RNA sequence: UGCAGUCGAACGCACCGCAUCCUUUCGGGGGUGUUGGUGAGUGGCGAACGGGUGAGGAACACGUGAGUAACCUGCCCCUGACUUUGGGAUAAGCCCGGGAAACUGGGUCUAAUACCGAAUGUUCACUCUUCUCCGCAUGGUGGAGGGUGGAAAGGAUUCGUCUGGUCGGGGAUGGGCUCGCGGCCUAUCAGCUUGUUGGUGGGGUGAUGGCCUACCAAGGCGGUGACGGGUAGCCGGCCUGAGAGGGCGACCGGCCACACUGGGACUGAGACACGGCCCAGACUCCUGCGGGAGGCAGCAGUGGGGAAUUUUGCGCAAUGGGCGAAAGCCUGACGCAGCGACGCCGCGUGGGGGAUGACGGCCUUCGGGUUGUAAACCUCUUUUCCUUUUGGCGUAGGCCACGGUUUCUGCCGUGGUUGACGGUAGGAGGGGAAUAAGGACCGGCUAACUACGUGCCAGCAGCCGCGGUAAUACGUAGGGUCCGAGCGUUGUCCGGAAUUAUUGGGCGUAAAGAGCUCGUAGGCGGCGUGUCACGUCUGCUGUGAAAGCCCGGAGCUUAACUCCGGGUGUGCAGUGGAUACGGGCGUGCUUGAGGAAGGUAGGGGAGACUGGAAUUCCUGGUGUAGCGGUGAAAUGCGCAGAUAUCAGGAGGAACACCGGUGGCGAAGGCGGGUCUCUGGGCCUUUCCUGACGCUGAGGAGCGAAAGCGUGGGGAGCGAACAGGAUUAGAUACCCUGGUAGUCCACGCUGUAAACGUUGGGCGCUAGGUGUGGGACCUUUCCACGGGUUCUGUGCCGCAGCUAACGCAUUAAGCGCCCCGCCUGGGGAGUACGGCCGCAAGGCUAAAACUCAAAGGAAUUGACGGGGGCCCGCACAAGCGGCGGAGCAUGUUGCUUAAUUCGACGCAACGCGAAGAACCUUACCAAAGGUUUGACAUCGCCCUUAUAUCCACAGAGAUGUGGGUGCCCUUCGGGGGUGGGUGACAGGUGGUGCAUGGCUGUCGUCAGCUCGUGUCGUGAGAUGUUGGGUUAAGUCCCGCAACGAGCGCAACCCUUGUUCCAUGUUGCCAGCACGUCAUGGUGGGGACUCAUGGGAGACUGCCGGGGUCAACUCGGAGGAAGGUGGGGAUGACGUCAAGUCAUCAUGCCCCUUAUGCCUUGGGCUGCAAACAUGCUACAAUGGCCGGUACAGCGGGGUGCGAAGCCGUGAGGUGGAGCGAAUCCCGAAAAGCCGGUCUCGGUUCGGAUCGGGGUCUGCAACUCGACCCUGUGAAGGUGGAGUCGCUAGUAAUCGCGGAUCAGCAUUGCCGCGGUGAAUACGUUCCCGGGCCUUGUACACACCGCCCGUCACGUCAUGAAAGUUGGUAACACCCGAAGCGUGUGUCCCAACCCGUAAGGG
Repeated sequence: UGCAGUCGAACGCACCGCAUCCUUUCGGGGGUGUUGGUGAGUGGCGAACGGGUGAGGAACACGUGAGUAACCUGCCCCUGACUUUGGGAUAAGCCCGGGAAACUGGGUCUAAUACCGAAUGUUCACUCUUCUCCGCAUGGUGGAGGGUGGAAAGGAUUCGUCUGGUCGGGGAUGGGCUCGCGGCCUAUCAGCUUGUUGGUGGGGUGAUGGCCUACCAAGGCGGUGACGGGUAGCCGGCCUGAGAGGGCGACCGGCCACACUGGGACUGAGACACGGCCCAGACUCCUGCGGGAGGCAGCAGUGGGGAAUUUUGCGCAAUGGGCGAAAGCCUGACGCAGCGACGCCGCGUGGGGGAUGACGGCCUUCGGGUUGUAAACCUCUUUUCCUUUUGGCGUAGGCCACGGUUUCUGCCGUGGUUGACGGUAGGAGGGGAAUAAGGACCGGCUAACUACGUGCCAGCAGCCGCGGUAAUACGUAGGGUCCGAGCGUUGUCCGGAAUUAUUGGGCGUAAAGAGCUCGUAGGCGGCGUGUCACGUCUGCUGUGAAAGCCCGGAGCUUAACUCCGGGUGUGCAGUGGAUACGGGCGUGCUUGAGGAAGGUAGGGGAGACUGGAAUUCCUGGUGUAGCGGUGAAAUGCGCAGAUAUCAGGAGGAACACCGGUGGCGAAGGCGGGUCUCUGGGCCUUUCCUGACGCUGAGGAGCGAAAGCGUGGGGAGCGAACAGGAUUAGAUACCCUGGUAGUCCACGCUGUAAACGUUGGGCGCUAGGUGUGGGACCUUUCCACGGGUUCUGUGCCGCAGCUAACGCAUUAAGCGCCCCGCCUGGGGAGUACGGCCGCAAGGCUAAAACUCAAAGGAAUUGACGGGGGCCCGCACAAGCGGCGGAGCAUGUUGCUUAAUUCGACGCAACGCGAAGAACCUUACCAAAGGUUUGACAUCGCCCUUAUAUCCACAGAGAUGUGGGUGCCCUUCGGGGGUGGGUGACAGGUGGUGCAUGGCUGUCGUCAGCUCGUGUCGUGAGAUGUUGGGUUAAGUCCCGCAACGAGCGCAACCCUUGUUCCAUGUUGCCAGCACGUCAUGGUGGGGACUCAUGGGAGACUGCCGGGGUCAACUCGGAGGAAGGUGGGGAUGACGUCAAGUCAUCAUGCCCCUUAUGCCUUGGGCUGCAAACAUGCUACAAUGGCCGGUACAGCGGGGUGCGAAGCCGUGAGGUGGAGCGAAUCCCGAAAAGCCGGUCUCGGUUCGGAUCGGGGUCUGCAACUCGACCCUGUGAAGGUGGAGUCGCUAGUAAUCGCGGAUCAGCAUUGCCGCGGUGAAUACGUUCCCGGGCCUUGUACACACCGCCCGUCACGUCAUGAAAGUUGGUAACACCCGAAGCGUGUGUCCCAACCCGUAAGGG
């Protein structure tokens, strides 16, 4: 902004048209008629339906079933009777006004099915009298009689009638009211209520009723949840679920409520009325400012809000509704179309063939694989699509006309007309694979895997969790999986969830038994019998709307969808029947319960009285210097006389022994003795009552300690407090004091790990063994003992239960009844509210927020300032060192161009390095070069043997120049070199936390495992633990274990004794020769020694111990004795231990450089610190001289003798030797003698000067050694710390590797001399086994608590400020309705002749 009545057959008028008449100035005017139309008006019906929405409402609002004898009902149907006679107005119209408008005033005329009077009235209403029948009651139906009151309207007509109107009766439909039952949360809402509950009278309504009113009474509701608060339209149904349930109430249908917000009535059959009225309010609009208009939660549409929801479409053709006699009109109801994959359903995007498995992509072990018959290509089809054409059903209807028939405008026939959708669905012809595929996912749950990029970044994520350089988890790609015109995400609900458990859970330790008892309501309840039929069971009747759902069918090509039939609708009501069980009522019983009688044990309770021991204090005596206290002390007490001791006294509290998993009590709890009062239990008798019982929401009482109030008391003890100690501190533990309190009386508090962490009651289900109380049997009596039984209280144990631990007739077993309590951790037993309390506080009891767990029981480890047993130079006992000095070497740090790199507690630091001047070398440079490369392989091309010489430049690498030279051949070529080119080489660049290998370490510690069996739900256990023993998981015995493996031991090497064989280069006793001397020589094998092979040692023998087992102690013999000594040998594993720089290797990185070649420098740098050593500080020594005795080893680019030279390093020399032959080679400490005499020295040798030697291309940075001079620190080393148990420590020298040289200091070996000590296992460290605790498992270097600092979030408080909601009291108060009163208007009707009055 558009879209909403109808009737002229109820009525009057105006206008238009038509017909006709009159008139005319020819423009027109007037009259009549009526066939038609239009407009407003009077009147009737409708407008209370249909359509929308869900604000309110927790209610008879809804659902369901009843009631209404307490009611209404227009239009419709059936039926009875009637429709007579009069009258006065008024709108519209016309005239005059007001107002901007909306609208409105006055005058005048007029009609009706509008309005009014009278008549009649079957009958109706009221009332009086009376009869009949019915009802649970109030009461009702029907009939007779009397009184009073009450009706009407006409219109059309073809004249046949039709249609209206009035008064009644009945029906149907629709409604009003009442009641039973049912369906939300909250008790941190427990009491609510005055018209409230009832009655009587009255009023009001269509009708019952406190609905309203007056009076009377004081009731009514509530734990089966009143009152209050919050939330919500209810239902048929929808979603989910196996069901029971849970959630929801969109579409469709029923009901309710609402219509801008609130209030109100009017009209009407019906409304307190969505598109009516009045008032108030908010908002919007118009205005001339005086005043007016409006209500989309109708259909479209707009704005706003929002994550989000459509066209201002067509049509009344159908269905339905209103009006009308009808035609017809109206109908955003409705029928259709449009938009939206929003849902459900159907269809397509092609079918078949097609391997060189094309190209491309991706991956790759480089071979290939995969995408993939997928594509191309060939052939076929045409749903869909495009184009041409045909073309509905919905119309068996309606309307009109004509004809026929007929009691009936009812039926039949003919003709005409009527479709929004729509030229749509469908059909036919033609065309051509032509027009049509996406989304999510691929770590597990969960179907589907690779590459690259990224590097705790970017990001992912439903949960667990991915990402820190090899990510199937991020991003991309290829491939794959699942769906498919959809696919994912988000939200909500149900499910899984037995995770609120009715079906269908729990409460010893996981959350959960109230601290205990009594007891109200309630729940549950023994045996027999009778009755009722409430529950219960069963049949039938009514209802349980339709739609939905299920089953069977039908219609659209199918389906969705629609239609038809049946079932469901588990319910409610009525009625007939059954009576076992539960229940009601009655009657009986004794077994449950209680009583009675007789016994009996007891720290059960209350009060009064009383006793001794001990502590403390007071008085007195004796007596003297300490006492007291502790780990050790001190504070404290004491010469003013303590402690100790004796005597006397005072006072308070608690009751040794007995005393006991013994007793009593409901629990808390109760302990000297006597008396009084008092509760309960148990046993025996089986006498009485006759179900009197059990439990117990609320409620009541009791209730340790501490605490509070009032008044006492106060010895000891003792929070707070004080002092002394301890300690880093010590507001603690220990000590000295000490106040409240502890005690008594009365009152409060009401909680505890008030625990058996186990509510009460009853019944049932193997036993064994203690102990308290009673009874009985046995014993002739008594006592002891034995047995039976009842009742307490413990332990062990079967079945069963339990997650396990465990419980187990005192259940945590099997059942029944009742109560309490639990529902992840934290927040929190807290806040707020309420109740209690003097207070402290108690009871009841949340949420926000936060976490992905918290927790139980058990297992294996690890750990413990837990326990037991045991071992180790672990401590102790000893010896010698380190830490102090100087130097050497390594490391850190610093420095530097570089000081290459690695190793970091033990287990890095004389380590890699068994040897950095160059080289090594990896590092550095303002340095110089090089790029297929210093090195390897291959392809192609060229060259030619491989190569090598000379000169020059240069620091050199290298470059330049010159020269020389040419293999085999079947002549095709082959091999090789050099050059070029391309693949590639190269990297001591990164990652030891990607790896292999190797190694260290715990630790040469005695452990680590497996198979089978057994036990346990399982993790796991057993074996492997236990008793002994060992160096040993070594062995023995025992044992639900029996065996086995890797480790231990042994086998191997070496050393110690002996034998045999052999006898050179080794040896030399005897024989011989020779020398100054020497096994030098001949010989010899005896000895030493060497080499090889045997023997020997095994707890074998004896004795003690022992389980007479293992074994152990002692002894004999023996060279050696219990592993003879030493070595090699290192289990499963731990430390992300070490090494990418030995080597190998994945990935990453560099490629005229992070590769390669050079020269020089550096790795050697020096305020400082550490580690490992050497030398010392001296007399057990230094120096000098003389003199003795080893073993392991090494030697050809080597070891190098004698001799000679030099003070010496060394030189010269060159014999001998590839070595039991020669050389290195002197061993040193030792022994003998001398000297030094305690002094920084004849100790000590650092440092520095000078001069040399050797190696080497070269000793400047930066070698070693020699000679001479110089002569530092240092006088035995703080805290602390290391090694060693016997040929060891200590001490002394010797050799070797590496190596040109460089090691008296490192490393690896060798021999010489050669001790001390071990009581022992308490302690320190490390380790093994068993056991125990654990909140640890990255395993105590663990875990974890609180404050503080900063940031964030949630919540509370806060001077205040502001809004909302509810309740109560009071004030003002519109419209409206009722009533009273007053006033105004006033035709009909009445009175009156009239005026006038009513």
RNAcentral holds the sequence, with entries from ENA. This is a predicted structure of a 1398-nucleotide RNA (small-subunit ribosomal RNA) from Spiractinospora alimapuensis. The prediction has a mean pLDDT of 82.